A computed fold for an 83-nucleotide RNA from Thermincola ferriacetica, annotated as c-di-GMP-I-GGC riboswitch aptamer.
Model confidence (mean pLDDT): 87 of 100.
RNA sequence: UCAGAUAAGGGCAAACCCAUCGAGAGGUGGGGGCGCAAAACCACGGGUCUGGGAUAAUACCCCUGACAGCCGGGUUACCGGAG
Repeated sequence: UCAGAUAAGGGCAAACCCAUCGAGAGGUGGGGGCGCAAAACCACGGGUCUGGGAUAAUACCCCUGACAGCCGGGUUACCGGAG
């Protein structure tokens, strides 16, 4: 640097349930375990969603937020393997 076939130590944790925070999308903690080799971190581009504005309008547009387990991009990293 490359890919993740095998093995080990392990790691994370979807739906759902409970508690809690938030107007909401959703966040946090506990249970749970569908999955994940970056399912670690960053809202930079696209996307989806929330609330508001504007509009004849559910479209388009503007603003405020959310999602990193939607895709891309950036940063860092365990293990064994190959170079």